The RNA shown here (transfer RNA) has 72 nucleotides and comes from a Candidatus Micrarchaeaceae archaeon. The sequence was found in a public genome assembly. Lineage of the source: Archaea > Nanobdellati > Candidatus Micrarchaeia > Candidatus Micrarchaeales > Candidatus Micrarchaeaceae. The prediction has a mean pLDDT of 83.
């Protein structure tokens, strides 16, 4: 220098154009003499940034940034 893949709560990780799942963790409640386990509930993401397409974008297109792999 060329090509490909990835970027989503604190962490991991889904979602093929229609108001973003789940698990772990956190907080509260129940249970226990108490802790753990177990059960219930809640908070937590403007989906890496910008632009475009569209009635509507996490999703499609362009670009920037970051990470990874391959080739030279």
């Nucleotide at each position: 220098g060329g090509g490909c893949c990835c970027g989503u709560a604190g962490u991991c990780g889904a979602a093929u154009g229609g108001u973003a799942a789940g698990a772990c963790g956190u907080u509260c409640c129940c249970u226990u003499c108490a802790c753990a386990c177990g059960g219930g509930a809640a908070a937590g993401a403007c989906c890496a940034g910008g632009g475009g397409u569209u009635c509507g974008a996490u999703u499609c297109c362009c670009u920037u940034c970051g990470g990874g792999c391959c080739c030279a």